[in-house]
Context: one part of a larger RNA
RNA sequence: CUGGGUUUAAAGGGAGCGUAGGCGGCAUAAUAAGUCAGAGGUGAAAGGCUGUAGCUUAACCAUGGAAUUGCCUUUGAUACUGUUAUGCUUGAAUCAAGUUGAGGUCGGCAGAAUGUGACAUGUAGCGGUGAAAUGCAUAGAUAUGUCAUAGAAUACCAAUUGCGAAGGCAGCUGGCUGGACUUGUAUUGACGCUGAGGCUCGAAAGCGUGGGGAGCAAACAGGAUUAGAUACCCUGGUAGUCCACGCCCUAAACGAUGUUUACUCGAUGUUGGCUGUUGCAGUCAGCGUCCAAGGGAAACCGUUAAGUAAACCACCUGGGGAGUACGUCGGCAACGAUGAAACUC
Numbered sequence: 001c002u003g004g005g006u007u008u009a010a011a012g013g014g015a016g017c018g019u020a021g022g023c024g025g026c027a028u029a030a031u032a033a034g035u036c037a038g039a040g041g042u043g044a045a046a047g048g049c050u051g052u053a054g055c056u057u058a059a060c061c062a063u064g065g066a067a068u069u070g071c072c073u074u075u076g077a078u079a080c081u082g083u084u085a086u087g088c089u090u091g092a093a094u095c096a097a098g099u100u101g102a103g104g105u106c107g108g109c110a111g112a113a114u115g116u117g118a119c120a121u122g123u124a125g126c127g128g129u130g131a132a133a134u135g136c137a138u139a140g141a142u143a144u145g146u147c148a149u150a151g152a153a154u155a156c157c158a159a160u161u162g163c164g165a166a167g168g169c170a171g172c173u174g175g176c177u178g179g180a181c182u183u184g185u186a187u188u189g190a191c192g193c194u195g196a197g198g199c200u201c202g203a204a205a206g207c208g209u210g211g212g213g214a215g216c217a218a219a220c221a222g223g224a225u226u227a228g229a230u231a232c233c234c235u236g237g238u239a240g241u242c243c244a245c246g247c248c249c250u251a252a253a254c255g256a257u258g259u260u261u262a263c264u265c266g267a268u269g270u271u272g273g274c275u276g277u278u279g280c281a282g283u284c285a286g287c288g289u290c291c292a293a294g295g296g297a298a299a300c301c302g303u304u305a306a307g308u309a310a311a312c313c314a315c316c317u318g319g320g321g322a323g324u325a326c327g328u329c330g331g332c333a334a335c336g337a338u339g340a341a342a343c344u345c
Stems, first nucleotide, its partner, number of pairs: 004316003007299002012313001014201004021194003025088007033081002035077008049065004054060001091191001092188003095184006103177007110154001114150008125136002162169002206247006215241002220236004258312006266290011294301002318345003327338004
């Protein structure tokens, strides 16, 4: 390389948009580039293969053939692919009418809890644990009540619920805004799928500047535990967690399952529509559970496929060395991306 693979054995890019490229619905006509058939030319010789012949045989050698799977010219064929033209509506999009939701973003507001401050009542403990101690408290704590204030998060509703491409999204309300679904005797007429590079988004932690800081809490300090205890437990506590702007770009970024399309028994629950309707039934789009066929090494998957097929992309090729070194690119840095070899088993 071929072949074979990628849920869990090595292997699906974190996700989307999209350039080149690859692939592409139904019908008719033209063309004849690909494709197929015939003919001609060429495809040096030697060698190799093969028939026959010559040295007594063989090696060796002579001669004929096939082969040389290719290229060119020419004459035809026209199913498929391509190209051109004209149409079509089922793919795709648009439109109209309705519906849905923690989708996004920017404001406003609310109550519970917690901390703090003030005042009042009140007196000796509080707190914490397996048990304690550190800690707080007669300078009046803890507890209770009233008032004030700060920041962060939104109990119940709440659910294998819903929405989003993924990351993710939850108090209420307003502005702006993206998507999806259903129905249609509406419109366009293949406008599609995938997508190397590229661009955008991307939890947490971390970084920069300026704010904020209640609770929690790396680091750190103390008290315990212990043989020790740089831990688990306790008392404190700084970055951080929060906001604005700018970076970082990684995760068990997981369904460990790329995207798209078609096909292949059923049962049951549920979300949002539509149709008929007495209970109920049918139908579309999701979210779950269980199973037939089939698949799978098995676990299991099973119309939300890991089944049957097709298109395109990404990735894998024994373990360690190693996601390391070197180089390059990105970054303020932290580090990220790309990514070997020697050696060894």
Molecule: small-subunit ribosomal RNA, central domain
Organism: uncultured organism